A computed fold for a 75-nucleotide RNA from a Ktedonobacterales bacterium, annotated as transfer RNA.
The coordinates come from a structure-prediction model, not an experiment, and the mean pLDDT is 82.
It was read from a public genome assembly.
Rfam family: tRNA. By type it is a transfer RNA.
The organism belongs to Ktedonobacterales, within Bacteria.
C1' cells in the first nucleotide's frame, strides 16, 4: 500500500429491507435469608460519518474514519 473484516445502550452483543432488542451494569420498588441475594418495573441510542438506491435501510451501494486479521514494500 492492497485484500478480508468489524463499528448498534456504560460494558458485552442480538437483529430475514418493514415498530431498534437481550444480558450485565446502573436508578427505584417488593420480599427476607440484610455488606447482599432473588423477583419486578425504570432510566439509557445521531445503529462510527457522509453520500446514494428504495415507497420503506442497523441491513444493500460509495466514499471518509476508527479497530483486527493477512499479504506486500522500504531502510
Nucleotide at each position: 500500500g492492497c485484500g478480508c473484516u468489524u463499528g448498534u445502550a456504560g460494558c458485552u452483543c442480538a437483529g430475514u429491507g418493514g415498530u431498534a432488542g437481550a444480558g450485565c451494569a446502573u436508578g427505584c420498588g417488593a420480599c427476607u435469608u440484610u455488606u447482599a441475594a432473588u423477583c419486578g418495573c425504570a432510566g439509557g441510542g445521531u445503529c462510527g460519518c457522509g453520500g446514494g438506491u428504495u415507497c420503506g435501510a442497523g441491513c444493500c451501494c460509495c466514499g471518509c474514519c476508527g479497530g483486527g486479521c493477512g499479504c506486500a514494500c522500504c531502510a